[in-house]
Context: one part of a larger RNA
Molecule: small-subunit ribosomal RNA, 3' major domain
Organism: uncultured bacterium
């Protein structure tokens, strides 16, 4: 100079406080750790790993074992020699591979017609391919964190023997090192706001596949709903109050919206030898008839146990069972979404109508009306276990999802502890979508009903100034 401190002043934040669901009990799903195991690949480790890489491990993926196999090699350049490329079938094996070769087949460029050449492929020699082997403490990118906190610096001048210090401290104010007054400073830069984007209003312009004041339709038309593109529009801009005549603060008017309207994208100097050599590149070390490649089956799903995150409950603000043409938005659809119709208790399935899509199609649930359970391990609760069956895929045993029909297990709101969350927010209800043949309770988005409290800042925890 900094950094701590059960030092002091000031200030901030779902920190705490005032509320609401929850987690910790229970049953499953997942992720880890521990054990086993031929193998249970490998990374991740307080906060800031553990529904994390992984946006989807049957086989593939796959790195991981065990068996069977290659050795210039699965893939690249480079040379020589053969050869068209392609292409059906046999036989042995779990397959990769082997053998026996044969039926076909001569293409494209030059041509002195002999021939040579380009692309692909076979063989052969070696330079070399290859390595998800190690080192994230050799590194490049890339991300996480403090943290969307308000800081973090610089020129030039001053001041001090120098480290340095002054700016950037003091009053005020701000979400904010904003912003104003002061002041040996004076100005600048990185952050901070603003520009970007979406959402709430209105206006214009455009009307198709959209909408309907006309109409049975056709049609007409574009007022209205909505599409999407241009503008507006909010600035403490006006009034009073308060301040220091300041910068702000309060409070009102007008407004669709008021003091950052709401909500996203943006992350200064820098810490953490933080992560990651398994995305990718990369040194520098190791392997090279293997640490490399190919193939079958297993493994990653094991299970005295422990710990994270979910999701189902425990009931009646529920649970069944009908009714009612209930009512979204956002997004996907061609080796694809698929209405209607039939068959089926049902998953599905037969059949295809329409749609490359404001056209058609996937396409609601909670909700309200009614009837019935009457507080019970129950007409709650679904785990678990037997049979039947569908669907995908060479193949569902290990190890998928779905449906019925039976089975009916714990669980009566959960102990010390402990999360989220302040507004269209928690809660709670369903819906798409990307991975993906098939697999969702996870993930990233959509909307429907839709609340309850904040007095304060003494304490916990974290941050920021100043001493």
């Nucleotide at each position: 100079u900094g950094a701590c401190g059960g030092g002091g002043g000031c200030c901030c934040g779902c920190a705490c406080a005032a509320g609401c669901a929850g987690u910790g009990g229970a049953g499953u799903a997942u992720g880890u750790g521990g054990u086993u195991u031929a193998a249970u690949u490998c990374g991740a480790a307080g906060c800031a790993a553990c529904g994390c890489g992984a946006a989807g491990a049957a086989c593939c993926u796959u790195a991981c074992c065990a068996g069977g196999u290659c050795u210039u090699g699965a893939c690249a350049u480079c040379c020589a020699a053969c050869c068209a490329a392609c292409g059906a079938a046999g036989u042995a094996g779990a397959g990769a591979u082997a053998c026996a070769u044969u039926a076909g087949g001569u293409g494209c460029c030059c041509u002195u017609c002999g021939g040579g050449g380009a692309a692909a492929g076979u063989u052969g020699a070696g330079a070399c391919a290859g390595g998800u082997g190690g080192u994230g403490c050799a590194u490049g990118g890339u991300u996480g964190u403090c943290g969307u906190c308000a800081g973090c610096u610089c020129g030039u001048g001053u001041c001090g023997u120098g480290a340095g210090a002054u700016g950037u401290u003091g009053g005020g104010u701000u979400a904010a090192g904003u912003c104003c007054c002061g002041c040996a400073a004076c100005g600048a830069g990185c952050g901070c706001a603003a520009c970007c984007c979406u959402u709430g209003c209105u206006a214009u312009u455009a009307g198709u596949u959209g909408c309907u004041a006309c109409g049975c339709a056709a049609g007409a038309g574009c007022a209205c709903u909505c599409u999407a593109a241009u503008a507006g529009g909010a600035c403490u801009g006006c009034c009073g109050u308060u301040g220091a005549c300041a910068a702000a603060a309060c409070g009102g008017a007008g407004g669709a919206a008021g003091g950052u309207g709401g909500g996203g994208a943006c992350g200064a100097c820098g810490u953490c030898a933080a992560a990651u050599c398994a995305u990718c590149a990369u040194g520098c070390c190791c392997c090279u008839u293997a640490u490399g490649a190919c193939c079958u089956g297993g493994g990653c799903u094991a299970c005295a146990c422990a710990c994270g995150u979910a999701c189902u409950a425990c009931a009646a603000u529920g649970g069944a069972u009908g009714u009612u043409a209930a009512c979204a938005g956002a997004g996907g659809g061609a080796a694809g979404c698929a209405a209607g119709a039939c068959a089926g208790c049902g998953a599905u399935g037969u059949g295809g109508a329409g749609c490359a899509a404001a056209c058609c199609c996937c396409u609601a649930a909670a909700a309200a009306c009614a009837u019935u359970c009457u507080c019970a391990g129950u007409u709650c609760a679904g785990a678990u276990u037997g049979c039947a069956g569908g669907c995908u895929g060479c193949a569902a045993c290990c190890c998928g999802c779905c449906u019925g029909c039976a089975u009916g297990a714990a669980g009566a709101u959960g102990g010390a502890a402990u999360u989220g969350c302040u507004a269209g927010u928690a809660a709670u209800c369903g819906c798409g979508g990307a991975u993906c043949a098939g697999c969702a309770u996870g993930c990233c988005g959509c909307g429907g009903u839709g609340a309850a409290u904040a007095c304060g800042u003494u304490c916990c925890c974290g941050g920021g100034c100043c001493u």